Two RNAs folded together computationally: RNase P RNA and transfer RNA, 411 nucleotides in total.
The coordinates come from a structure-prediction model, not an experiment, and the mean pLDDT is 81.
It holds a member of the Rfam family "Bacterial RNase P class A".

[in-house]
RNA sequence: GGAGCCGGCCGGGCGGCCGCGGUCGAAAGAUCGAGGAAAGUCCGGACUCCGCAGGGCAGGGUGCUGGGUAACACCCAGGCGGGGCGACCCGCGGAAAGUGCCACAGAAAGCAGACCGCCGCCUUCGGGCGGCAAGGGUGAAACGGUGAGGUAAGAGCUCACCAGCGCGGCGGGUGACCGUCGCGGCUCGGCAAACCCCACCCGGAGCAAGGCCAAGCAGGGAGCGUUCGAGGACGGCCCGUCCGAGCUCCCGGGUAGGCCGCACGAGGGUCGCGGCAACGCGGCUCCCAGAGGGAUGGCCGCCCUCGACAGAAUCCGGCUUACAGGCCGGCUCCUCUA
RNA sequence: GGGGGUGUAGCUCAGUUGGCAGAGCGCUACGUUCGCAAUGUAGAGGCCAGGGGUUCAAUUCCCCUCACCUCCA
Repeated sequence: GGAGCCGGCCGGGCGGCCGCGGUCGAAAGAUCGAGGAAAGUCCGGACUCCGCAGGGCAGGGUGCUGGGUAACACCCAGGCGGGGCGACCCGCGGAAAGUGCCACAGAAAGCAGACCGCCGCCUUCGGGCGGCAAGGGUGAAACGGUGAGGUAAGAGCUCACCAGCGCGGCGGGUGACCGUCGCGGCUCGGCAAACCCCACCCGGAGCAAGGCCAAGCAGGGAGCGUUCGAGGACGGCCCGUCCGAGCUCCCGGGUAGGCCGCACGAGGGUCGCGGCAACGCGGCUCCCAGAGGGAUGGCCGCCCUCGACAGAAUCCGGCUUACAGGCCGGCUCCUCUA
Repeated sequence: GGGGGUGUAGCUCAGUUGGCAGAGCGCUACGUUCGCAAUGUAGAGGCCAGGGGUUCAAUUCCCCUCACCUCCA
C1' cells in the first nucleotide's frame, strides 16, 4: 500500500426568537419533552382479572454441555462436525424403539434380490439350470477403500494397512467429550422444519386487562331449565370438585362522560470488588415523554460531510426487520521498503 | 393498541400421508347463422403475495417481510 474478518458507537451541531404537550405556580415564569430501532408482535416476563388453576388424554414450545438471568427461542464459555490459506463464520438430541416416504430413471431404493455381464454344466444352438456380485449403465442417494492371497469365475472368503461402528478396560474433564489399549462382527443408506421416542417447560386471557364515580333507559316475543338441574368456574375433551336460578336468541330503548391503572423502574451514570466471560454484589450520584383528536414544528445567524430508516400509547428483557453517511478499537492474509 | 384469518389463471374458488398445478366463468381461433346470441371443436393464459431455510425435491414444512379482511371499548 492492497484485500478482508470481528466488536463497539454516532446518526447534524451551536445560539436566538415564536409556537405545541406534561408538571409546578395565583400570575410572571421555571423545568422536562421520542428511537436505535419507538417497527414486526416473533419469544420471554412484570402487572391485572378469571374461585390460586386437582388428575388423565390431547395440544404447544425448546433441544450438544456447563453457566448467567425474573424468564426466554436470549447471552457467555466450552465440545463436536463442516467451510475458509487465515482472522473468523455456520450447524447441533435419537434413524441398530416402531411406523411411513424415497417421484422419474434404474436389475434393485432397504434387504432382499440380479438387466447387461463373468464362470461351470447341458443344449434341439433359440436357449436352459446352477454359481458370483469384481466390472457396466441409472440416480440426489447403490451394500466400506487399497494391495496381496485365494478361486471355475468371484466375494471380508482370508490376511495387512486405513476409514467407520459397537463393546470393555485405564487416564483426563462438573459435563458435552477427548486420549490410549484390547476385542468383535466385518460395514448396519437418507428424511424427525414426516408421524414418533426421550428429557425439560407451559392454566387461560389480555391495559379495549381491570377498578371507581356520574348520567340515561321501556319494555315485548320465542326456546331451554329450576335438586330428572340449564348455565358457570373451565380454556380442546373426559373425570373430579365447587357455585347454582336463571340462561340463550330476536325486536325495541338508553349511553358513548370523568378519574385511576400510568410513568421510581429486574432504571441510568460512575467507582470498587468477585468472575475467562455473560453477569453478580456494594458505595456515591441523577430523575429521564405520558397524550386521549392524541404534544417535537417554523424562522433567522454561523459551521460541516447538506443529514438515512423512521416517530412512544401498560411497562421491561431479547430476537428479527429497515437504515444516507461517518467514527473508534482489535485482528488476519498478500505485496513493497528499511 | 391487542387477538384471529386470508393471499393459487383476467374473476370466483379447489388442491395433505411433499414428486401432476387444476375446475367454472371469461379470452382467442375455427365451425354453425343473412348477422348476433346460444351451442360444438381446438387453444392460450400461473416463478402458487415476496425473500430465505429444511429436503434429492416445497403451493404444501419452518422463519422473515408485504398487502387485505375480521373481532375486542